[in-house]
Context: one part of a larger RNA
RNA sequence: UUGGGUGUAAAGGGCAUGUAAGCCGGUGCCGUAAGUCGUAUGUGAAAUCCCAGGGCUUAACCCUGGAACUGCAUACGAAACUGCGCGACUUGAGUACUGGAUAGGAGAGUGGAAUUCCCGGUGUAAGGGUGAAAUCUGUAGAUAUCGGGGGGAACACCAGUGGCGAAAGCGGCUCUCUGGACAGAGACUGACGCUGAAAUGCGAAAGCGUGGGGAGCAAACAGGAUUAGAUACCCUGGUAGUCCACGCCGUAAACGAUGGGCACUAGGUGUCGGGCCGCAAGGCUCGGUGCCGCAGUUAACACAUUAAGUGCCCCACCUGGGGAGUACGGCGGCAACGCUGAAACUC
Numbered sequence: 001u002u003g004g005g006u007g008u009a010a011a012g013g014g015c016a017u018g019u020a021a022g023c024c025g026g027u028g029c030c031g032u033a034a035g036u037c038g039u040a041u042g043u044g045a046a047a048u049c050c051c052a053g054g055g056c057u058u059a060a061c062c063c064u065g066g067a068a069c070u071g072c073a074u075a076c077g078a079a080a081c082u083g084c085g086c087g088a089c090u091u092g093a094g095u096a097c098u099g100g101a102u103a104g105g106a107g108a109g110u111g112g113a114a115u116u117c118c119c120g121g122u123g124u125a126a127g128g129g130u131g132a133a134a135u136c137u138g139u140a141g142a143u144a145u146c147g148g149g150g151g152g153a154a155c156a157c158c159a160g161u162g163g164c165g166a167a168a169g170c171g172g173c174u175c176u177c178u179g180g181a182c183a184g185a186g187a188c189u190g191a192c193g194c195u196g197a198a199a200u201g202c203g204a205a206a207g208c209g210u211g212g213g214g215a216g217c218a219a220a221c222a223g224g225a226u227u228a229g230a231u232a233c234c235c236u237g238g239u240a241g242u243c244c245a246c247g248c249c250g251u252a253a254a255c256g257a258u259g260g261g262c263a264c265u266a267g268g269u270g271u272c273g274g275g276c277c278g279c280a281a282g283g284c285u286c287g288g289u290g291c292c293g294c295a296g297u298u299a300a301c302a303c304a305u306u307a308a309g310u311g312c313c314c315c316a317c318c319u320g321g322g323g324a325g326u327a328c329g330g331c332g333g334c335a336a337c338g339c340u341g342a343a344a345c346u347c
Base pairs, nucleotide, nucleotide: 003319004318005317006316007301008300012315014202015201016200017199022195024193026089027088030085031084032083034082035081036078037077038076039075040074041073042072043071050066051065052064053063054062055061092192093189094188095187097184098183099182104178105177106176107175108174109173110172111155116150117149118148119147120146121145122144126137127136163170164169207248208247209246210245211244212243216242217241221237222236223235224234259314260313261312262311263310264309267292268291269290270289271288272287273286274285275284276283277282296303297302320347321346322345329340330339331338332337
C1' cells in the first nucleotide's frame, strides 16, 4: 500500500531479442460518435445525512415539507481532445548508396621471446631457497654455458586517461566466413515507433559429464621452517584444475553498486572515429569516451548535455532489524546447487 521511493540508507532484473486482446505514441484533412461534454425525460423505495418549520418543560428522540441521493437508462445535440475508419504527409523509424575506424564474433593456419623436459659439447662443486634456515637438486657430474630436439600455454614492446561489444567480455600475425556502430550525401518506404509481463537466447570464474592434452602455475595433499601452538602466512615438492572438443551448470562487489526510450536545460578542457573550411596553426560540426564546472538537484558525499537537473512513456524492484535468501511446496539440474520464497518467535 490510490503514498513515497530505488548511486552510497531497503530497493534497477547480469545482458539482450521480442510475444500480448499489455501500456504509451509524429503532422494536417475528412468522416464517425465508443470515451468525453450539454439538455430533456424516466428512474435513483423508506429510513439516514443536510435545510426550514413543528411536537414531547429541554435535549436525545419524533413529525411535516424541501433539498439531496454526485448513479443508471433512453432521446436529442456538440465535435476540441482520446478512440475508430478512409485517404495524405515527412521531421520519428527504416531501406538502398558512398566512405573510413574497430582486441566485435567463429573457424583454419602460422611466428618469435620465455619457462620446462630430453640428447650432445665445454666445465667442476656447488646450486637453490630465506628474515635466517631447512626440506630439495648435485661427483651416477648438477647449477652455469653452447648446439640440437620435443611439448604446452600465454602473446613483451606497440598500449593510451585509446578502441570494439547488449552484457559477460575481447589484445602476436595471416586468411576465410560473419555482426554491429559511425560519418557523408540525400534517392526510396511512409509512423512501419517506444517499452516489454511471460517466453527464448547469451552469460566471468569455479564446478560437473565424456574424450583428449598437460609446459608453467597450482586448491587438496606431503615435507621443511616459523610459533606457546601454526590444520596459516614463508620455503621445497605436488594432484585435481587451469588448455582443447562436445554437453551441462546459470551464479558474482555480473558495479557506473546508477533499467530502457524521447525531449529540454551555461560553459571550459583533453582524447578517439568521420565530415566541412584552412597553405598551416587551427576552427566548425556529427557520433563516442574522460576531466573540470554553472543553474538545478542532493541528507551529505556528490551528480551536473554520458544527470543523480526539468518533463513524458514503459518495465523491474523496495516498504524496520534478526529469524532467512532459511523452511515447506513447486520448477530446473547428473550432482554441486539454482529460481520462486514464508511463518512462529524476538528486538
RNAcentral holds the full RNA, with entries from ENA and SILVA.
Predicted 3D model of a 347-nucleotide part of an RNA (small-subunit ribosomal RNA, central domain) from an uncultured Omnitrophica bacterium.
Model confidence (mean pLDDT): 89 of 100.
It matches the Rfam family "Bacterial small subunit ribosomal RNA".